Molecule: c-di-GMP-I riboswitch aptamer
Organism: Syntrophomonadaceae bacterium
RNA sequence: UUAUAUAUUUGGCAACGUACUCCGAAAGGGUACUACGCAAAGCCACGGGUCUAAGGUAUUUUCAAUAUUACGAUAGCCGGGUUGCCUUG
Numbered sequence: 001u002u003a004u005a006u007a008u009u010u011g012g013c014a015a016c017g018u019a020c021u022c023c024g025a026a027a028g029g030g031u032a033c034u035a036c037g038c039a040a041a042g043c044c045a046c047g048g049g050u051c052u053a054a055g056g057u058a059u060u061u062u063c064a065a066u067a068u069u070a071c072g073a074u075a076g077c078c079g080g081g082u083u084g085c086c087u088u089g
Stems, first nucleotide, its partner, number of pairs: 012038002017033004022029002036076001042082003046079003049074003055069006
């Protein structure tokens, strides 16, 4: 350079559930088993949303209850940032 043939890998994470005299006021998180699903369902709370309300504040029938509030949580709610894997074209 030409011809022929030809891809869909290796793997990863892990919902729900169960267990723990686990952490947390709760939401939720952690570890083990499990496998609903996910091409970032890797990581980050920057923006929005949602969840909880210990503490604070207000109210009341002031024992307490109700409402409200994130400095808490959620990245498997969305956007954004950032890193990685694959490769027929």